Small-subunit ribosomal RNA, 5' domain from an uncultured bacterium, 476 nucleotides, folded computationally. RNAcentral holds the full RNA, with entries from ENA and SILVA.
[in-house]
Context: one part of a larger RNA
RNA sequence: UUGAACGCUGGCGGCAUGGCUAAAACAUGCAAGUCGAACGAGAAGCUCGCAAGAGGGGACAGUGGCGGAAGGGUCAGUAAUGGGAUCGAACGUACCCAGAGGUGGAGGAUAGCGUUGGGAAACUGACGGUAAUACUCCAUGUCCUCUACGGAGAAAAGAUUAUCGCCUUUGGAGCGGCGAUCCUCCUAUCAGGUAGUUGGCGGGGUAGAAGCCCACCAAGCCGAAGACGGGUAGCGGGUGUGAGAGCACGGCCCGCGACAUCGAGACUGAGACACUGCUCGGACUCCUACGGGAGGCUGCAGUAACGAAUAUUCCGCAAUGCGCGAAAGCGUGACGGAGCAAUGCCGCGUGCAGGAUGAAGCGGUUUUGCCGUGUAAACUGCUGUCAGGGAUAAGAAAUACUGAUCUAUCCCAGAGGAAGGGGCGACUAACUCUGUGCCAGCAGUCGCGGUAAUACAGAGGCCCCGAGCGUUAAUC
Numbered sequence: 001u002u003g004a005a006c007g008c009u010g011g012c013g014g015c016a017u018g019g020c021u022a023a024a025a026c027a028u029g030c031a032a033g034u035c036g037a038a039c040g041a042g043a044a045g046c047u048c049g050c051a052a053g054a055g056g057g058g059a060c061a062g063u064g065g066c067g068g069a070a071g072g073g074u075c076a077g078u079a080a081u082g083g084g085a086u087c088g089a090a091c092g093u094a095c096c097c098a099g100a101g102g103u104g105g106a107g108g109a110u111a112g113c114g115u116u117g118g119g120a121a122a123c124u125g126a127c128g129g130u131a132a133u134a135c136u137c138c139a140u141g142u143c144c145u146c147u148a149c150g151g152a153g154a155a156a157a158g159a160u161u162a163u164c165g166c167c168u169u170u171g172g173a174g175c176g177g178c179g180a181u182c183c184u185c186c187u188a189u190c191a192g193g194u195a196g197u198u199g200g201c202g203g204g205g206u207a208g209a210a211g212c213c214c215a216c217c218a219a220g221c222c223g224a225a226g227a228c229g230g231g232u233a234g235c236g237g238g239u240g241u242g243a244g245a246g247c248a249c250g251g252c253c254c255g256c257g258a259c260a261u262c263g264a265g266a267c268u269g270a271g272a273c274a275c276u277g278c279u280c281g282g283a284c285u286c287c288u289a290c291g292g293g294a295g296g297c298u299g300c301a302g303u304a305a306c307g308a309a310u311a312u313u314c315c316g317c318a319a320u321g322c323g324c325g326a327a328a329g330c331g332u333g334a335c336g337g338a339g340c341a342a343u344g345c346c347g348c349g350u351g352c353a354g355g356a357u358g359a360a361g362c363g364g365u366u367u368u369g370c371c372g373u374g375u376a377a378a379c380u381g382c383u384g385u386c387a388g389g390g391a392u393a394a395g396a397a398a399u400a401c402u403g404a405u406c407u408a409u410c411c412c413a414g415a416g417g418a419a420g421g422g423g424c425g426a427c428u429a430a431c432u433c434u435g436u437g438c439c440a441g442c443a444g445u446c447g448c449g450g451u452a453a454u455a456c457a458g459a460g461g462c463c464c465c466g467a468g469c470g471u472u473a474a475u476c
Stems, first nucleotide, its partner, number of pairs: 001474002004472005011348006017341002019306001025303002028301003033066003038063002046055003073259003082184007091176003096172008104138004113128006144153003158164002185231003192222003197219004202214003234256004238249004261282005284295004312338001314337003320334001321332004351382004361373005386417001388412005394407003420465005425446003431460005441448002
């Protein structure tokens, strides 16, 4: 010094921290939605009406857009496809900003829906029919792409009247992909390793450089300045300690990386080979009408297990931020808060002043007595922190609305509700009595105990720290 644990003890508050073990398994709920100002349709309830029906309404579901690649978790793997520092050239970029130009015409479907089937379910089929900022075609071409420099290719979408969009393209910002150099643990009881291996030419591929991939050609390339192999490990900012050099560590917070039951694969997309998307295989769990299906907490809580050991199945979107939306707003276990735990750090309190019949009790003793505990108590006066009760309504809140939660001021009562732990042979601050008799026991080291034990046990006294004190573990 600690993300600690254990023992004894325990009043309050602030700020932090809290599964280090099984990256073993998970019941339940929640953790990513949003837009009706893109689109068709439209339930309930409401109004009018005798009714039929009309108006208005807008839930649920669907098409479409954007977002689900962020935020949140964990450290299994990884010794380099990682990280840190410094550079580089052959790239991408939705949303945002600035500039230039455009937004003409045509068409066919499909979900929802209606009718009707299959299935236990998950789900799925047939027929009919409908819309769009969904989809297709034509035109145009500032610019853009390709080019043999002749040319060729290639776009758009409207909604609504405040505007917001859409298409092509240039630049920017921020972000991202890639490459190089140096540094980055132990082991030689690991000494040789390597065939896409090293380089070239041509091609493929990519946003892009590249053996990234392929055909051919050459035989290279790495290595005692430790290759290759084995072990261990996420890395850094930093943290602990130390006068420093160093040594040890990388929990919380920030940056980067990797992973999401174990593996593989691609799809969509500006971006993923995607934690709460898809497909396939393995293990496991669950449902089943036995035909077949469903699942993935290393999100927040929580369960059980493991373990010396680690919390609530809480409140709120009021603030900050993020997604969507023109906005109102909606969503957000991010976040803001509260709860639990002396786990840590810090602050406060458990009274203050006076008070000697130096009471009783206990202990010691040189025992008609004296000494210690000790102004300690009793008793007298006073104060009012915290905890308790009541009142007011300023702040976290912004132009208005909006506070989950926290806080402020004043008043009332009344010393009341609030002290322990370890130690006292030396190291090391603090000593006597009794018991025990190498026994019972103590102990970090040296060592104590065999009849006068300051070392064991009890008592009195004292010392240290104090809501803590000790022990164990670990590190300097």